[in-house]
Molecule: transfer RNA
Organism: Candidatus Wildermuthbacteria bacterium RIFOXYD1_FULL_50_12
RNA sequence: GCGGGAUUCGUAUAGUGGUAGUACGUAACCUUCCCAAGGUUGAAGCGCCGGUUCAAUUCCGGUAUCCCGCU
Numbered sequence: 001g002c003g004g005g006a007u008u009c010g011u012a013u014a015g016u017g018g019u020a021g022u023a024c025g026u027a028a029c030c031u032u033c034c035c036a037a038g039g040u041u042g043a044a045g046c047g048c049c050g051g052u053u054c055a056a057u058u059c060c061g062g063u064a065u066c067c068c069g070c071u
Stems, first nucleotide, its partner, number of pairs: 001070007010024004018054001026042005047063005
C1' cells in the first nucleotide's frame, strides 16, 4: 500500500428500512432489628461526517480505532 471483518447504555451481547431488546451492574422504594438475599419501578446506548429515502442503527460513500490476511 491492497483486501476483509468488528464498532449498539458502565460491561457483555441480540436485532431489523418504520417505538432498539436481554443479562449483569447502577439509582430510588418495599421487605429485614441490621447485613446479605429477594421484589417493584426508573435512568442510561446504535464510533464520526455526508448521501439515498416520507422515514437510516439497518442501504451507499468517506473517515477513525481495533483485529485478520496479502504484499